[in-house]
Predicted 3D model of a 350-nucleotide part of an RNA (small-subunit ribosomal RNA, central domain) from a metagenome.
Its mean pLDDT, the model's own confidence on a scale to 100, is 89.
Context: one part of a larger RNA
RNA sequence: UUGGGCGUAAAGCGGGUGUAGGCGGCUUUGCAAGUCAAGUGUGAAAUCCCAGGGCCCAACCCUGGAACUGCACUCGAUACUGCAUCGCUAGAGUCCCGGAGAGGAUGGCGGAAUUCCAGGUGUAGAGGUGAAAUUCGUAGAUAUCUGGAGGAACACCAAUGGCGAAGGCGGCCAUCUGGACGGUGACUGACGCUCAGACCCGAAAGCGUGGGGAGCAAACAGGAUUAGAUACCCUGGUAGUCCACGCCGUAAACGUUGGGUGCUCGUCGUAGCGGGUAUUGACCCCUGCUGUGACCAAGCUAACGCAAGAAGCACCCCGCCUGGGAAGUACGGCCGCAAGGCUAAAACUC
Numbered sequence: 001u002u003g004g005g006c007g008u009a010a011a012g013c014g015g016g017u018g019u020a021g022g023c024g025g026c027u028u029u030g031c032a033a034g035u036c037a038a039g040u041g042u043g044a045a046a047u048c049c050c051a052g053g054g055c056c057c058a059a060c061c062c063u064g065g066a067a068c069u070g071c072a073c074u075c076g077a078u079a080c081u082g083c084a085u086c087g088c089u090a091g092a093g094u095c096c097c098g099g100a101g102a103g104g105a106u107g108g109c110g111g112a113a114u115u116c117c118a119g120g121u122g123u124a125g126a127g128g129u130g131a132a133a134u135u136c137g138u139a140g141a142u143a144u145c146u147g148g149a150g151g152a153a154c155a156c157c158a159a160u161g162g163c164g165a166a167g168g169c170g171g172c173c174a175u176c177u178g179g180a181c182g183g184u185g186a187c188u189g190a191c192g193c194u195c196a197g198a199c200c201c202g203a204a205a206g207c208g209u210g211g212g213g214a215g216c217a218a219a220c221a222g223g224a225u226u227a228g229a230u231a232c233c234c235u236g237g238u239a240g241u242c243c244a245c246g247c248c249g250u251a252a253a254c255g256u257u258g259g260g261u262g263c264u265c266g267u268c269g270u271a272g273c274g275g276g277u278a279u280u281g282a283c284c285c286c287u288g289c290u291g292u293g294a295c296c297a298a299g300c301u302a303a304c305g306c307a308a309g310a311a312g313c314a315c316c317c318c319g320c321c322u323g324g325g326a327a328g329u330a331c332g333g334c335c336g337c338a339a340g341g342c343u344a345a346a347a348c349u350c
Base pairs, nucleotide, nucleotide: 003322004321005320006319007304008303012318014201015200016199017198021194022193023192025088026087029084030083031082033081034080035077036076038074039073040072041071042070049065050064051063052062053061054060091191092188093187094186095185096183097182098181103177104176105175106174107173108172109171110154115149116148117147118146119145120144121143125136126135162169163168206247207246208245209244210243211242215241216240220236221235222234223233258317259316260315261314262313263312266295267294268293269292270291271290272289273288274287275286276285299306300305323350324349325348332343333342334341335340
């Protein structure tokens, strides 16, 4: 390579938009490029295969045949693919109505709590731990009350719930704004799916400049523990955590499961919307679609398990794997302020 694979054995890019490319619904007619059929030419010889023959046999050699699965041309076929074309509405999309939502951005507001400051009451302890000590306190702490400052996060509601492509999103209000879903008809008429490159988004930590800094807290200091204790525990504490702008581009970025479409037994929840039934009405009950869970049939699976949200049955497109270590390293290239990231070997060794 062929092949076989990618939930847990090696393997799904962290996520999206989308270019080239690949693939693509029903139908009319035309063309005949792919495709199929026939014919002609060519496809050197040798080799391979078959038949016969020559060296005693064989290897080897000779003669003949077949074959050379290919290419070109000619004449045809038109189901399928393609190209062109007349149409269609089941895919896709637009309009209208409706409700749900921690979806995003900006601005404002609120209360609880911690800390600090000022004042009042009040007196000898308070903190902390397995026990202690470092620490704070007679310069009045801890406790308690009143007032103030400031930063960060939003108890209950809260869910096995919701929203988002993913990362992720949670007090309240306003403004701007994205998407999904349900309903009903009308409209466009295949406008679709996927996507190498490319571009954009991307937790935390980290970096740059300027702010901010209550609590927490790497580093660091001290106290303990211990044989030691560069830890676990305690008292402190700086970056950082927060904001603005700009970088970084990683993760157990996980459902360790790429995206799309169709099909395939049931049961029980839950969220949103609709239909029916019913009612004074919200419910209950039956039912449709969308999402999110639990259990299970067939089937699949090495097993575990998955099971309409498939890991079942199929098709299309992309990414990736190919023994362990060396190694996600070296070198080179690209990117980055740096940290480093992306791409990515080999010797050697088992």